Overview: This is a predicted structure of a 438-nucleotide RNA (Bacterial RNase P class A) from a Terriglobales bacterium. The source organism's lineage runs through Bacteria, Pseudomonadati, Acidobacteriota, Terriglobia and Terriglobales. Rfam family: Bacterial RNase P class A. Rfam's curators write: Ribonuclease P (RNase P) is a ubiquitous endoribonuclease, found in archaea, bacteria and eukarya as well as chloroplasts and mitochondria.
[in-house]
RNA sequence: CAGCCGGACCGGACGGUCGCUGUUGCGGUAACGCGGCAGAGGAAAGUCCGAACUCCGCAGAGCAGUGUGCCGGAUAACGUCCGGGAGGCUGGCGUCAAGGCCAGCUUACGGAAAGUGCCACAGAAAAUAUACCGCCGGGUCCGCGAGGGUCUGGUAAGGGUGAAAAGGUGCGGCAAGAGCGCACCGCCCGGGCAGCAAUGUCCGGGGCAGGGCAAACCCCACACGGAGCAAGACCAAAUAGGGGACGAGUCCGGGAGCAAUCCCGGCACGUGCCGGCUCGGCGCGUUACCCUUCGGGGUCCCCGGCGCGGGCGCCGCCCGCGUCGGGGUGCAAGUUCCGGGUAGGUCGCUAGAGCGCCGCAGUAAUGCGUCGCCCAGAGGAAUGACCGUCCCGCCCCCUCGGGCGGACAGAAUUCGGCUUACAGGGUACGGCUGCCAA
Repeated sequence: CAGCCGGACCGGACGGUCGCUGUUGCGGUAACGCGGCAGAGGAAAGUCCGAACUCCGCAGAGCAGUGUGCCGGAUAACGUCCGGGAGGCUGGCGUCAAGGCCAGCUUACGGAAAGUGCCACAGAAAAUAUACCGCCGGGUCCGCGAGGGUCUGGUAAGGGUGAAAAGGUGCGGCAAGAGCGCACCGCCCGGGCAGCAAUGUCCGGGGCAGGGCAAACCCCACACGGAGCAAGACCAAAUAGGGGACGAGUCCGGGAGCAAUCCCGGCACGUGCCGGCUCGGCGCGUUACCCUUCGGGGUCCCCGGCGCGGGCGCCGCCCGCGUCGGGGUGCAAGUUCCGGGUAGGUCGCUAGAGCGCCGCAGUAAUGCGUCGCCCAGAGGAAUGACCGUCCCGCCCCCUCGGGCGGACAGAAUUCGGCUUACAGGGUACGGCUGCCAA
């Protein structure tokens, strides 16, 4: 100097003009105007985990389901992070060669000795070793012989297949072989020691069983209510609808109709509006109820007095009709009150597990403390556009000069993580390798 790897930071700079959102000061009744200040990210993204917050649900236990999974620590919490252990890969050192030591990267790293299941292709065989080739023993046949064929048995040492072949290497042993015996390595069991633990190490015993897969079911341990700021809270219009209160004639006359009823006029009453408000004017309204074949039909109720008629009994009782008085049910116009919801508005909303510097504790993640800082809060949704100078990259022929480009992307309740995207981008640091020079 170049390349690769690792984690960290930046990811155009400055100035001007015109806009947008929020906030604030002044002016203005207000609409608004004029100034000041602030205004996207390392991922705001995916919405994959974990929380805060809010509402709903909730006796207890079990089952099911889902998730997590070496050990210790950090944290509000986590599937995240830090440290350690073990396995794997790579590099270096060391050795005759190993065993070993160091560094980096990496791991979905509980249990395969509870049970079930699966192990493609190839291969004889994928787990109860049913032996393909080969090797060896025996029988038999052929051959003068060397040897060959065949049958039967032994053999997991060799070949071959495979991702994986029944502990590995070596020596002995054997007909050939084989933990059959032995040494070393590995493995299993028991114990000691070190460590909080994962685990490591040492000693003794055992010839060695128990192939792999749990990101197959499963077993073990632990954890787990649901929905999400369109959560949720408050204020609350018009219209429609629900509930309550106040609230007037069964009036008189005329007309139509079989009638209920309807129409006209008058007086009275109720309820609003207007005006010059003891009054006047203009509106609106003045009723229930019962039956029904839906065409219609019937009628207020109670109490008391009086009158008429009828019945019984013999001068009182009952029924009906009419009339007078009192009471009741019930209701319109209209007024008023209450409650729910919608539109709309306000809050939630950004001062927080906050940010920066320094110090202390800790290997670290992180924690504690002092000081300083305030850093978007919109609601169809602002954060933009243009110009100039400069920086970086590429191109036009090197200079001069000119042209093009400056990624990924973009808040929406808020945090902690993870994952993904990011210019043949940039900066500094650490490690490794290569080249050049001294």